Transfer RNA from a Verrucomicrobiota bacterium, 73 nucleotides, folded computationally. NCBI's taxonomy places the organism under Bacteria, Pseudomonadati, Verrucomicrobiota. The prediction has a mean pLDDT of 80. Rfam family: tRNA. It is annotated as a transfer RNA.
[in-house]
RNA sequence: GGGGGCGUAGCUCAGCUGGUAGAGCAAGUGACUCUUAAUCACUGGGUCUAGGGUUCGAAUUCCUGCGCUCCUA
Numbered sequence: 001g002g003g004g005g006c007g008u009a010g011c012u013c014a015g016c017u018g019g020u021a022g023a024g025c026a027a028g029u030g031a032c033u034c035u036u037a038a039u040c041a042c043u044g045g046g047u048c049u050a051g052g053g054u055u056c057g058a059a060u061u062c063c064u065g066c067g068c069u070c071c072u073a
Base pairs, nucleotide, nucleotide: 001072002071003070004069005068006067007066010025011024012023013022019056027043028042029041030040031039049065050064051063052062053061
């Protein structure tokens, strides 16, 4: 240089054919316990990598960047 994959909550990831974003772990609060841990219940947390286009509507489609990664020369 050429080609492919990935980017979503603090972390690991789901989200199928566009219809208003979720799980586990972690965090906070409460219950239980002499206390801690464990267990149980509840709660908060996301401008979905950036900009633009298409559409009534975009995490999802198209274009151009950025970052990580794999293959190849």